Record summary: The RNA shown here (transfer RNA) has 72 nucleotides and comes from a Minisyncoccota bacterium. The coordinates come from a structure-prediction model, not an experiment, and the mean pLDDT is 81. Rfam family: tRNA. From the family's description: Transfer RNA (tRNA) molecules are approximately 80 nucleotides in length.
[in-house]
Formats: sequence, C1' cells, structure tokens
RNA sequence: GUCCUCGUAGUUCAAUGGAUAGAAUAUAACUUUGCGGAAGUUAGGAUGUAGGUUCGAUUCCUACCGAGGGCA
Repeated sequence: GUCCUCGUAGUUCAAUGGAUAGAAUAUAACUUUGCGGAAGUUAGGAUGUAGGUUCGAUUCCUACCGAGGGCA
C1' cells in the first nucleotide's frame, strides 16, 4: 500500500429490516439473617463517528476512526 473480519451495558455475549435493543455477570437499594455469605425482588446502565437507502436500520450501502489478521 491492498484485501478480509470485527466494533452493542463496567465485563462476556444475543438480536440477519418491524422497535420496549435482551440475557448472564458486576453495581446500588430492599427482603431474608444475631452479623455476614448465599438466595429472592427491584432499579440504573449500551448500538464507534458522520452521511445515505427505507414507512421503518443494531441489521443494508459509503467514508472516516479504532482493534485483529492475510498478501506485498
């Protein structure tokens, strides 16, 4: 330089055009306990950035940014 893959919650992962973006774990509150732990209930928390297509985009297209890999 060029090609490919990936980017979603603090972390690990789902959601392949229909919407309330879901789960586990972590965090906080409460219940329980003599106190903890465990268990249960509840709450908050996310689509890399900018455009485009579409009635509708996490999903499709383009550019950029970042991570990894192949070739040179």

Description:
Lineage of the source: Bacteria > Bacillati > Minisyncoccota.